[in-house]
Order: sequence, then structure tokens, then C1' cells
RNA sequence: GAUAGAGGAGCGAAGACCAUGAGUAGGCGUCAGGAGCCGCCAGCCAGGAUUGGCGCAGAAAGGGGUUAUCGCCGAAGCAGAUGUCCUUUGGCAAGGGGCAAUGCUGGGCUUAUGCCGAACAGGCAUAAGACUGUCACCUGAACCGCAGGUGGAGUGCUAUC
Repeated sequence: GAUAGAGGAGCGAAGACCAUGAGUAGGCGUCAGGAGCCGCCAGCCAGGAUUGGCGCAGAAAGGGGUUAUCGCCGAAGCAGAUGUCCUUUGGCAAGGGGCAAUGCUGGGCUUAUGCCGAACAGGCAUAAGACUGUCACCUGAACCGCAGGUGGAGUGCUAUC
């Protein structure tokens, strides 16, 4: 340097179905009301704006669960005044998504805080706690490898060439 592997409530993708979202948004009708509607321009508006009550019918996305699969072990996740592409809109800005490079994180769980979210579901980040895998060192035991303690990080560890 190349190849192949291991960690386990292991990681991710996406098909189908289900619930939630929600009797919500938006639409239509009617009544009230009386000048604005959004970050800007344009545009709409007394032939009635924002808003509210009642009635009619009435979604979707993201996220979640179940099930059958697929790709894997920096699996993957996150970050930003980075680069690039796409999208949203009448246009700009803002927002959202993909890819690349850079940086951080070994992994899952629990708790707390913060953010996202309709949510008490869930996700993400940080901190703490024990657990777990791996390597190094020390101690005990003593064929192979077992137990305990301390510490490090995946740019690591093991095996073969």
C1' cells in the first nucleotide's frame, strides 16, 4: 500500500399499508366590520382589504408505526457568511433540498437543557451517568487467554498478501 473482516436494542435507504397531521390549511356561501394586504417591488382592494362568527363540502408534506427488502460498519450524523446545482415566487430577498471539500463525533441507552416539529411522537446538538467493542499500560491468575484498574480514539483495531 492492497484485500477481507469485527462491535449490536448497530447505521442508513426506500416500496406497500395504517394512524396522526385535521375537521386543520385553502375554497365556496352568508353575516358582521370598514382600510389595508408581506421583508421589498409589482399586484389586489369602498363593485369592500386584513380580521372574526356561522354553514357546506374538505386536503397535502415532513415526521411516526407495521411489514417485506436493499446497501453497509465513518456504517452514519452534525456544522458554516465555503463552492456548485436544483427548487419555492409574478420578480427579488429570505427559505428548503442534493453533491463536493473542510472540521467534529468509536457505538447504542438513560437523564437534563436547547433547537426543529401540530405533537406528550420523533429527530438533532451539548453535558453527565453507567454499559459495550477495540487498543495501550499496570496488577492478579497462569498452555491457549480470564478477571480487575487507568487511559486513548475509527486518519482506530484484527487477519492475509
This is a predicted structure of a 161-nucleotide RNA (Lysine riboswitch aptamer) from uncultured Anaerosporomusa sp. It matches the Rfam family "Lysine riboswitch aptamer". Gene Ontology term of the family: lysine biosynthetic process. Rfam describes the family as follows. Riboswitches are metabolite binding domains within certain messenger RNAs that serve as precision sensors for their corresponding targets. Allosteric rearrangement of mRNA structure is mediated by ligand binding, and this results in modulation of gene expression. The RNAcentral record of the sequence draws on MGnify.